RNA sequence: GAAGUUGGCUGGGCAAUCGCUGUAUGAUUUUAUCAUAGAGAGGAAAGUCCGGGCUCCAAAGGGCAGGGUGCCAGGUAACGCCUGGGGGGUGUAAUGCCCACGGCUAGUGCAACAGAAAGAUACCGCCUCCGCCUACUUUUAGUGGGUUGAGGUAAGGGUGAAAUGGUGCGGUAAGAGCGCACCGCGUUUACUGGUAACAGUGACGGCAAGGUAAACCCCACCUGGAGCAAGACCAAAUAGAGAAGCUGAGGCGCGGCCCGUGCUGCUUCUGGGUAGGUCGCUUGAGGCGCAUAGUGAUGUGCGUCCUAGAUGAAUGAUUGUCACGACUUCGGUUGUACAGAACCCGGCUUACAGGCCAACUUCCCUU
Numbered sequence: 001g002a003a004g005u006u007g008g009c010u011g012g013g014c015a016a017u018c019g020c021u022g023u024a025u026g027a028u029u030u031u032a033u034c035a036u037a038g039a040g041a042g043g044a045a046a047g048u049c050c051g052g053g054c055u056c057c058a059a060a061g062g063g064c065a066g067g068g069u070g071c072c073a074g075g076u077a078a079c080g081c082c083u084g085g086g087g088g089g090u091g092u093a094a095u096g097c098c099c100a101c102g103g104c105u106a107g108u109g110c111a112a113c114a115g116a117a118a119g120a121u122a123c124c125g126c127c128u129c130c131g132c133c134u135a136c137u138u139u140u141a142g143u144g145g146g147u148u149g150a151g152g153u154a155a156g157g158g159u160g161a162a163a164u165g166g167u168g169c170g171g172u173a174a175g176a177g178c179g180c181a182c183c184g185c186g187u188u189u190a191c192u193g194g195u196a197a198c199a200g201u202g203a204c205g206g207c208a209a210g211g212u213a214a215a216c217c218c219c220a221c222c223u224g225g226a227g228c229a230a231g232a233c234c235a236a237a238u239a240g241a242g243a244a245g246c247u248g249a250g251g252c253g254c255g256g257c258c259c260g261u262g263c264u265g266c267u268u269c270u271g272g273g274u275a276g277g278u279c280g281c282u283u284g285a286g287g288c289g290c291a292u293a294g295u296g297a298u299g300u301g302c303g304u305c306c307u308a309g310a311u312g313a314a315u316g317a318u319u320g321u322c323a324c325g326a327c328u329u330c331g332g333u334u335g336u337a338c339a340g341a342a343c344c345c346g347g348c349u350u351a352c353a354g355g356c357c358a359a360c361u362u363c364c365c366u367u
Stems, first nucleotide, its partner, number of pairs: 001363010012322007020040002023037006042338001046349002049347005054227004061259004066223005071085005086101001087099004102218002107216002109212002123157002125153005131147007165183006184207001185205003189202005231279004241270006250264005286305008323336005
């Protein structure tokens, strides 16, 4: 200097003028207005994918089905999240990135085409024997070549994503774990280290029929439902109208089913009336700082702060100047990402122009 990776911060600043919304205090004509003070859209507010707080189902229990998660140990209110470790994959490397990471020896399935054969074999090939043909020679025989048939073979070749473990040596008529060495594999294996997942070393065994569970399934653990348009209260209004059905131990409620349990009527259709306001609604599993324990997520203690609560929808507009980026005739011009709260919180995922900081890895050059 170039390239790569991880983490963090910011994503306009300052001033003036005008405007909007809530809160607190005061005044006025309690409606409402005015004055002062201070506050007012995010790191993702997005997605609605998870987990909860909270509210209701009068109370909300047990089981089945259904659904979710899936290495180990921790963190957390909890989680499918986070942290650390193990194993696998990827990368020259950065412990950089990724993992839907229990089980195929419980069972049932699936794998096109090619290929002889994909829960199991012989297409080409190799070897041996009988017969036949032929050549040569050292000529009643031997050696070589070819071939019908029979037998042996899975080492070599082909097909395929994958072909009865791999490499080497020996052995054989030719071959094969047929035998041996090493590797691999198996053992509810032994010992050592570790809380554990696992790792290492050894012993025994020639050991083979693989892949796929993001296929059905099996195993372990977890799991009521609906949701702020939840729900509570006040006010208003009418037609306590009509029809059909279940119906006295039946009906209805508790997401489905059973048990259990609560209430004593319930369901559907037609038609009519009202629909305004208050609460819920922002003090929290809260933010920030320091110390401390821990590898870390995080916990504990002390101090400090109150940071939107709208309801057809506020949180803005203009001017000047500064910063950054681009262009420039050097006068200046122009732009500044993704994007807007609606009960709240913890996560995950996705989007993001530009700028700044820290750490690590690889390559090149110079000293």
Predicted 3D model of a 367-nucleotide RNA (Bacterial RNase P class A) from a Gammaproteobacteria bacterium. The sequence was found by an Rfam model in a public genome assembly. It matches the Rfam family "Bacterial RNase P class A". The family's RNA type in Rfam is ribozyme.